[in-house]
The prediction has a mean pLDDT of 80. The RNA shown here (transfer RNA) has 71 nucleotides and comes from a Candidatus Mcinerneyibacteriales bacterium.
RNA sequence: UGGGGAGUCGUCUAAUGGCAGGACAGCGGACUCUGACUCCGCCGGUGAUGGUUCGAAUCCUUCCUCCCCAG
Numbered sequence: 001u002g003g004g005g006a007g008u009c010g011u012c013u014a015a016u017g018g019c020a021g022g023a024c025a026g027c028g029g030a031c032u033c034u035g036a037c038u039c040c041g042c043c044g045g046u047g048a049u050g051g052u053u054c055g056a057a058u059c060c061u062u063c064c065u066c067c068c069c070a071g
Stems, first nucleotide, its partner, number of pairs: 001070007010024004018054001026042005047063002050060002
């Protein structure tokens, strides 16, 4: 440099073009003499920009990061 693949809460993982969900973690509370366990609640995300569309995590363009192959 060329080709291919991947990118979603702190982590893992869902989502026919139609409300971005779940688990763990974290925080608050209940329980407990204290802690753990358990229960309830909360917080928090679509790699970036632009486009298509009534509507984009999803489709398209250009970038960024990582992995593989070739040179």

The RNAcentral record of the sequence draws on ENA. Its Rfam family is "tRNA". The family's RNA type in Rfam is transfer RNA. Lineage of the source: Bacteria > Bacteria candidate phyla > Candidatus Macinerneyibacteriota > Candidatus Mcinerneyibacteria > Candidatus Mcinerneyibacteriales.